The RNA shown here (Bacterial RNase P class A) has 395 nucleotides and comes from Cellulomonas sp. The model forms 95% of the base pairs in the Rfam consensus. The organism belongs to Cellulomonas, within Bacteria. Its Rfam family is "Bacterial RNase P class A". By type it is a ribozyme. Its family is annotated with dimeric ribonuclease P complex, ribonuclease P activity and tRNA processing in the Gene Ontology. The gene name in the source record is rnpB.
RNA sequence: UGAGUCAGUCAGGCGGCCGCGUCGGUGCUCCCUCGGGUGCACCGCCGAGGAACGUCCGGGCUCCGCAGGGCAGGGUGGUGGGUAACACCCACCCGGGGUGACCCGCGGGACAGUGCCACAGAGAACAGACCGCCACGUCCGUCCGGUUCGCCGGACGGGCGCGGUAAGGGUGAAACGGUGGUGCAAGAGACCACCAGCGCACCGGGUGACCGGUGCGGCUAGGUAAACCCCACCCGGAGCAAGACCAGACAGGGAGCGUCCGAGGGCUGCCCGCCCGAGCUCCCGGGUAGGUCGCUGGAGGCGUGCGGCAACGCACGUCGUAGAUGGAUGGCCGCCACCUGUGCGGGGGCAACCACGCACGGGGACAGAACCCGGCGUACCGACUGACUCAUCCG
Numbered sequence: 001u002g003a004g005u006c007a008g009u010c011a012g013g014c015g016g017c018c019g020c021g022u023c024g025g026u027g028c029u030c031c032c033u034c035g036g037g038u039g040c041a042c043c044g045c046c047g048a049g050g051a052a053c054g055u056c057c058g059g060g061c062u063c064c065g066c067a068g069g070g071c072a073g074g075g076u077g078g079u080g081g082g083u084a085a086c087a088c089c090c091a092c093c094c095g096g097g098g099u100g101a102c103c104c105g106c107g108g109g110a111c112a113g114u115g116c117c118a119c120a121g122a123g124a125a126c127a128g129a130c131c132g133c134c135a136c137g138u139c140c141g142u143c144c145g146g147u148u149c150g151c152c153g154g155a156c157g158g159g160c161g162c163g164g165u166a167a168g169g170g171u172g173a174a175a176c177g178g179u180g181g182u183g184c185a186a187g188a189g190a191c192c193a194c195c196a197g198c199g200c201a202c203c204g205g206g207u208g209a210c211c212g213g214u215g216c217g218g219c220u221a222g223g224u225a226a227a228c229c230c231c232a233c234c235c236g237g238a239g240c241a242a243g244a245c246c247a248g249a250c251a252g253g254g255a256g257c258g259u260c261c262g263a264g265g266g267c268u269g270c271c272c273g274c275c276c277g278a279g280c281u282c283c284c285g286g287g288u289a290g291g292u293c294g295c296u297g298g299a300g301g302c303g304u305g306c307g308g309c310a311a312c313g314c315a316c317g318u319c320g321u322a323g324a325u326g327g328a329u330g331g332c333c334g335c336c337a338c339c340u341g342u343g344c345g346g347g348g349g350c351a352a353c354c355a356c357g358c359a360c361g362g363g364g365a366c367a368g369a370a371c372c373c374g375g376c377g378u379a380c381c382g383a384c385u386g387a388c389u390c391a392u393c394c395g
Base pairs, nucleotide, nucleotide: 001391002390003389004388005387006386007385008384009383010382012336013335014334015333016332017331018330020047021046023044024043025042026041027040028039030037031036049366053377054376056375057374058373059372060371061239062238063237064236073235074234075233076232077231078092079091080090081089082088093107094105095104096103097102108230109229113228114227115224116223117222130169131168132165133164134163136161137160138159139158140157141156142155143154144153145152146151177195178194179193180192181191182190196220198217199216200215201214202213203212204211205210243293244292245291246290252284253283254282255281256280257279264276265275266274267273300319301318302317303316304315305314306313307312338363339362340361341360342359343358344357345356347354348353
């Protein structure tokens, strides 16, 4: 310098004007049980995210259910750790990929049983003779030898039949270990040596997954469990429209009391008294409509120290203001910064080109709280930082 890998940060800044929402204050208005409430205006503070998203997991919280156990159903699946918990995270193991940094794995069991394995191919699970190779029988042809001229024997080649053979060819993702030898009619773990792999036993290392070594065994075992299934472990259900509190109005219905033996109302702080006087009260409707709470301070962020390889934990300090409910958080303008295109200028370089300055244009994404957290997944114009790897050049 070029090409990469991993981890992380930011998601423009400042100012002005207008607009919206919660909260606080002030003023006005209306209501009433005089303490507040409704509405409007003004002032002040604050007002989305790295994913607020998808709602895919896990928890907190709330209500319902629950002696205990089991079935059904669902989930998880190498090992060890972290955590409130997880399908998340960290470290390691095994397998695969990359020269490497590093990345990927839906990673229990296929000697418990069942199912499936397309196409091609002769044959696809205790398989299979299509070509080829070989033995035997028979027929034909050529040649050689013999002949009692009828034939006989042998070699080579070919056809047919009946067998043997899984070494070779061919098909396939996969054809029942590999190489060499012995053996055989030809062959074959049929036998032998070495190698690979499997199982068992022992030894050593590791908490463990697992790794290394030695010996023995039969010569050899297909794949698929995100097919049924088996094994181990985990899981009660519903969700803030959870749930808790306050609590109507009208119609209609029912019950009680009352109409001169007067319910109820007015004057009133109460009684007496005076006046008016035919309706009044309760329940259902309905714990409905509506309102209030839940509602944001939490498994919280940041910094330092300690423990740990790490995820993370502990201690101390410090920060701390979205809470709407038809749902606010927006728009315009100016300046600056960033990226980028074109042109010009001077400069470096043999050149391609490189950085700098000026002018004129262009660009800034994905998206958006709704009870709250921890994850995962997905979307995203771009800019920047750190560590590491490979290649090349220079010293």